Notes
This is a predicted structure of an 84-nucleotide RNA (transfer RNA) from a Pseudobdellovibrionaceae bacterium. Its mean pLDDT, the model's own confidence on a scale to 100, is 81. Its Rfam family is "tRNA". The family's RNA type in Rfam is transfer RNA. Rfam links the family to the GO term triplet codon-amino acid adaptor activity. The source organism's lineage runs through Bacteria, Bdellovibrionota, Bdellovibrionia, Bdellovibrionales and Pseudobdellovibrionaceae. It was read from a public genome assembly.

Parts: sequence; C1' cells; structure tokens
RNA sequence: GCCCUGGUGGCGGAACUGGUAGACGCGUCGGACUCAAAAUCCGAUGUCCGUAAGGAUUUGGGAGUUCGAGUCUCCCCCGGGGCA
Repeated sequence: GCCCUGGUGGCGGAACUGGUAGACGCGUCGGACUCAAAAUCCGAUGUCCGUAAGGAUUUGGGAGUUCGAGUCUCCCCCGGGGCA
C1' cells in the first nucleotide's frame, strides 16, 4: 500500500428483507426470605435537564440515499486477520 472483518448501555451481546433501538445475560440499586449473611426470588435500571409531569439526546466521527438508516453508499478514526 491492497483486501476481508468488526465498533450498539457501566460490561458482554441481540436487532429478520431498511420499519417502535437496545432482546437476553452480567453488574448496580430497592425489596422479599434469613438471627445475620450467602444462595434464590420479585421489581427497577442508556445519558442529560427537571421536585414531578415531561423534554432533549443517543448505535466510533462526518456526509449521502430514503417517507424512514444500527442496517445501504462514500470519506475519516480505532481494533483484529490476510496478501505484498
């Protein structure tokens, strides 16, 4: 230099043919159980603002296509693999 592949919450990891983003697990917080704990069970849990109702924002960064993009196209950044 060229080719392939990946980047999604605090972490891992889904998301079908482009159609409600975040299933599921872990973690965390609250509760039940217990003398107390562990284990187990129940509920909540992206971030910011707000007392709340609610609002804004969010798939590595930017642009494009589209009524609609995590998904398709282009450029860039980062990780992994291959060729020279």